[in-house]
Molecule: small-subunit ribosomal RNA
Organism: Mesodinium pulex
RNA sequence: GAGUAAUACUUGGGAAUGUGCCUUUACGUGGGGGAUAACUAUUGGAAACGAUAGCUAAUACCGCAUAAUGUCUACGGACCAAAGGGGGGACUUGUUCCUCUCGCGUAAAGAGCAGCCCAAGCGAGAUUAGCUAGUUGGUGUGGUAAAGGCGCACCAAGGCGACGAUCUCUAGCUGUUCUGAGAGGAAGAUCAGCCACACUGGAACUGAGACACGGUCCAGACUCCUACGGGAGGCAGCAGUGGGGAAUAUUGCACAAUGGGGGAAACCCUGAUGCAGCCAUGCCGCGUGUGUGAAGAAGGCCUUCGGGUUGUAAAGCACUUUCAGUCGUGAGGAAAGGGAUACGGUUAAUACCCGUAUUCUGUGACGUUAGCGACAGAAGAAGCACCGGCUAACUCCGUGCCAGCAGCCGCGGUAAUACGGAGGAUCCAAGCGUUAUCCGGAAUCAUUGGGUUUAAAGGGUCCGUAGGUGGAUAAUUAAGUCAGAGGUGAAAGUCUGCAGCUCAACUGUAGAAUUGCCUUUGAUACUGGUUAUCUUGAGUUAUUAUGAAGUAGUUAGAAUAUGUAGUGUAGCGGUGAAAUGCAUAGAUAUUACAUAGAAUACCAAUUGCGAAGGCAGAUUACUAAUAAUCAACUGACACUGAUGGACGAAAGCGUGGGGAGCGAACAGGAUUAGAUACCCUGGUAGUCCACGCCGUAAACGAUGGUUACUAGCUGUUCGAACUUCGGUUUGAGUGGCUAAGCGAAAGUGAUAAGUAACCCACCUGGGGAGUACGUUCGCAAGAAUGAAACUCAAAGGAAUUGACGGGGGCCCGCACAAGCGGUGGAGCAUGUGGUUUAAUUCGAUGAUACGCGAGGAACCUUACCAGGGCUUAAAUGUAGUGUGACAGGACUAGAGAUAGUUUUUUCUUCGGACACAUUACAAGGUGCUGCAUGGUUGUCGUCAGCUCGUGCCGUGAGGUGUCAGGUUAAGUCCUAUAACGAGCGCAACCCCUGUUGUUAGUUGCCAGCGAGUCAUGUCGGGAACUCUAACAAGACUGCCGGUGCAAACCGUGAGGAAGGUGGGGAUGACGUCAAAUCAUCACGGCCCUUACGUCCUGGGCUACACACGUGCUACAAUGGUAGGGACAGAGAGCAGCCACUGGGCGACCAGGAGCGAAUCUAUAAACCCUAUCACAGUUCGGAUCGGAGUCUGCAACUCGACUCCGUGAAGUCGGAAUCGCUAGUAAUCGCAGGUCAGCAUACUGCGGUGAAUACGUUCCCGGGCCUUGUACACACCGCCCGUCACACCAUGGGAGUGGGAUGCAAAAGAAGUGGAUAGUCUAACCUUCGGGAGGACGUUCACCACUUUGUGUUUCAUGACUGGGGUGAAGUCGGAACAAGGUAACCCUAGGGGAACCUGGGGUUGGAUCACCUCCUU
Repeated sequence: GAGUAAUACUUGGGAAUGUGCCUUUACGUGGGGGAUAACUAUUGGAAACGAUAGCUAAUACCGCAUAAUGUCUACGGACCAAAGGGGGGACUUGUUCCUCUCGCGUAAAGAGCAGCCCAAGCGAGAUUAGCUAGUUGGUGUGGUAAAGGCGCACCAAGGCGACGAUCUCUAGCUGUUCUGAGAGGAAGAUCAGCCACACUGGAACUGAGACACGGUCCAGACUCCUACGGGAGGCAGCAGUGGGGAAUAUUGCACAAUGGGGGAAACCCUGAUGCAGCCAUGCCGCGUGUGUGAAGAAGGCCUUCGGGUUGUAAAGCACUUUCAGUCGUGAGGAAAGGGAUACGGUUAAUACCCGUAUUCUGUGACGUUAGCGACAGAAGAAGCACCGGCUAACUCCGUGCCAGCAGCCGCGGUAAUACGGAGGAUCCAAGCGUUAUCCGGAAUCAUUGGGUUUAAAGGGUCCGUAGGUGGAUAAUUAAGUCAGAGGUGAAAGUCUGCAGCUCAACUGUAGAAUUGCCUUUGAUACUGGUUAUCUUGAGUUAUUAUGAAGUAGUUAGAAUAUGUAGUGUAGCGGUGAAAUGCAUAGAUAUUACAUAGAAUACCAAUUGCGAAGGCAGAUUACUAAUAAUCAACUGACACUGAUGGACGAAAGCGUGGGGAGCGAACAGGAUUAGAUACCCUGGUAGUCCACGCCGUAAACGAUGGUUACUAGCUGUUCGAACUUCGGUUUGAGUGGCUAAGCGAAAGUGAUAAGUAACCCACCUGGGGAGUACGUUCGCAAGAAUGAAACUCAAAGGAAUUGACGGGGGCCCGCACAAGCGGUGGAGCAUGUGGUUUAAUUCGAUGAUACGCGAGGAACCUUACCAGGGCUUAAAUGUAGUGUGACAGGACUAGAGAUAGUUUUUUCUUCGGACACAUUACAAGGUGCUGCAUGGUUGUCGUCAGCUCGUGCCGUGAGGUGUCAGGUUAAGUCCUAUAACGAGCGCAACCCCUGUUGUUAGUUGCCAGCGAGUCAUGUCGGGAACUCUAACAAGACUGCCGGUGCAAACCGUGAGGAAGGUGGGGAUGACGUCAAAUCAUCACGGCCCUUACGUCCUGGGCUACACACGUGCUACAAUGGUAGGGACAGAGAGCAGCCACUGGGCGACCAGGAGCGAAUCUAUAAACCCUAUCACAGUUCGGAUCGGAGUCUGCAACUCGACUCCGUGAAGUCGGAAUCGCUAGUAAUCGCAGGUCAGCAUACUGCGGUGAAUACGUUCCCGGGCCUUGUACACACCGCCCGUCACACCAUGGGAGUGGGAUGCAAAAGAAGUGGAUAGUCUAACCUUCGGGAGGACGUUCACCACUUUGUGUUUCAUGACUGGGGUGAAGUCGGAACAAGGUAACCCUAGGGGAACCUGGGGUUGGAUCACCUCCUU
């Protein structure tokens, strides 16, 4: 660590090699020669560096001699080497001899090292499928240390590749490291082995070894020096600098140790190494104190105000001193080396030299070392993250979808354990968090260990090549397989034992392991190979059948259209309704004849055939298939099947025909807001035929093929056998239901989705996208193959519970229908909206607001507005202070609140009580939030529902019960039943009313008796009746008949006052609507405090172009008016109801009896009788306005009610639409009460008169139950699709442009090497002295780097413009899908259209509903 996917590496082998230093062995080391550096002189150059001349040495260089054990060989032979130096001694003092030692040469061997070869292993991509000419092999030759196309000549035409060649991209390999239970996955830092590289490219030289990091030459880029002529350089060595970067250290000390090089050695060199410095980067160890200490201190925080917590924590008291600090002491790392002495070896030698022993001396960078001792003092030493769940740890404050957090889910919109701060808690700790990456969990690529009906996934179907797999028996072999032995698998590491540093990290040592590879010896069951045999798999022949199997002909009738002719007349046609269209020029209809094309009714079927697509009148020819049966034959010939081949609906394309009907496009008519659609009228391609393409479909059983096995029942098709003719058995298909099993469930279940085997295909979150690019195919349309960027946290399946459906079934309700009366039109009243206003206070707003809160706004109420005042008015308590006056009355000012003046006035046992004032605390708010709440209320709805326990079913959500068949007003009851019971609701119990009885009898009653009155229960009396008000009876489908298992229903039934809950009321399940109310009340939080509190006067809530709701009065004769006459109930009453009398036209006034009420007070009205009015804006109707009054009240102007006189509006029964009511009900008539000083068309009650209609459940609305579909669950006011517009992001195309890599063909040719060459020069050797051999330079040829040109391929970046895609808070247009989604949806294809989409053709069910058929279960 750039390159290198193999000249690399790893493991194991191999033969054709080299080797300096080292070891061992053998032999040798003779005798000569010529130069040259240094040096001297001269000289060039700035320098680097040279040039010339001269002198000289060697272990430098060169001949000669010697020559095997070496090399070559024609086997005769030929050839090849060397170097001396040092110590001691001797003499003849030398080119001498002896000896020792270090060297030198030749040869052989060893060790170690190096080169070469082979096998296996070692990345990705097929959107890289063909590559290769020295390529593959041979012969020869050259070359190398060595085999070899390593090079060359010739010959042959081979070699590699789907078991992935070639190409492209990426990458140093390994021991090992991390992770993992393992198998695996990821990595290749430190340490160790190998390789490669040394500024970039090329080249050789020297050498044992290099094509050489700190060598040479050349080319290139860069930097530096220069006198411009020319030169120098290579930190990817150690430090260090700059740059880059998120980020990585000192220009240190020493050779003391270990190791290396040189040297005989001493020694020298060594940025190897040993040490030190820096860095919490990692691992390990230690410290920051220990004990005691409750007044549970202070402070902080919280608080329910009691307290809790921080917390024995601190302080205090008593101790200790590791580490850091100061002073001292002090190992080990040291072995060497040197001197001396002794001995031994060698030798002629007691020299020298070498060795051994003893002794002396002596070497430390680290180093102020480790360790040890002394001193002082708790002294110098704790942080980081987190506290919603996952995940250990909770409160307060601030903030208010802001600021912010976030690994995933998610948090934040005024009560945030999720943001920020604080207190507290938790985890870890000299560290703690974050970020990045790898493995794990992930069985989420599945060998161990996954799947493919519906979740992603079976190829549209078959044939078949390679490959994979393969029946029975026997023999043989030993490749796989199994066992033994040997070699190897470096060390380190991991693991285990032991040991050394105080422990540990660390280290030493021993073992195990290294799952592998190689060699060898055995075993032979299984698999494989070989040989032989067999018949059951497979196939052939024969016989009998079957069928909408295919291809090509021939032919038939019905229908339709057209034509001709006839009859005939006004329409036809079409639709929800219409229109376009056709028709008096004769249509439609009808009759006859003719022509044309396409398709084959009935039979017909869950029928049959085919590999699939698909195939249907009849018939002929040809072809293929399947089944059954019995025999014969072949003898594993089989199964599957990548690449490949053939077939392959519809649409579409090409050429030529044909064209009746239908019918994309198109045209017109409708519908509609629009309608490029659905509907209608026409209509071209097409549909049909022949030939040729295309090759796709929801090509589906959404289910690949083959083989074997595994309970049953029941249809049907084609065969066979038997038959007592009833049937039985059996083979091959084709359906239904079900057992076990399987499955997430739905389901499947011998036609498997069960149990197994073999082979193929396919899948790996959704979108982007079956898109882009590339390639192949196609005439085109397009098909096949098939990504990425980016984006989301889901998408999806099955089932469950709800809700919903312009789905279905059943049922109910004044829901419709049948009726009666209204509203909507008029006037007025009242409420609301709107508008206005200083204010028109606030709330209620579909049903479920709007005569509602308000059951009664002139002031008050009152909350609003304007103005004027107060700062505590009212209530209460505590504490303190003060006063006995305040308060009250009267007067004055003022709009009043209020202010001022005046007057009178406490008790006392003297302690005080009482009252008031004042101060402090404590208030007050109809201010906000009903989306923080309690309570209360509305609504669904008086609808029949809502649940629970146990059991059972289901993996579970959940179901069952509660469903089914009946029945009911009812989940009411009965029957059936894996359910059995129970609760809240229903019903009943309660109240009123309808009948009777008993008791009681005043204020009520009066039949009989008596009294009295013009008359009246008026009186005595009575207790029968009515009534009052307590108790009791009565009604229960109890009885009868019918139906029914029963429940129950029916009956003009009987009886009964009442008959099937008798009528009415109260009573409102679980829940829904964040429904209403903070303004009844209560209450959390927030807000105001000389005001958003409080008091007063006046105004407003009563406004008025308008709109709506609810009512009243009417429009008249079923009536109005006038006169006369009759009958209630329930309530109310003393600041009250008021008889009666008088006055007033009257409202009413003045007197005044009775009654606190079964005693008194009130003409009930409609109604009846009589009279009048005669259909009109009236004798209807009464609004409005003028005048005059009454009453209440401080006060009727804004703004009350009533009375009288006058005035006399609209209105003649109400459009679209809409409301109430089923019997004492609607309608109609009045009466009373509450509120209240006064004010009622409202509200709440009361009685009087008193109907009509209901066939029925098709439809509208609401509800209940069952079922079905669903992409809804905020639940259809749901969900959701596409264009367009805007913003951002990534990406494709794109005239091109700019880089990189690379192929081919050429050019070019430095240095170098090799060949050639006599141009120049030349010491050693030879020489016949001429020269030669050899060498150097030069020249030239070959190879070749840089470089250049042309042309391709490939990749990256960029590009006007352009295409689609994704994302985004509320944009525009529509409304495609989900329910039958309002035209069922979807797939392929073609055309069309703003868009979703629409239409045609064929296909699918992954469509609802209804009916029928078939089959199954019981």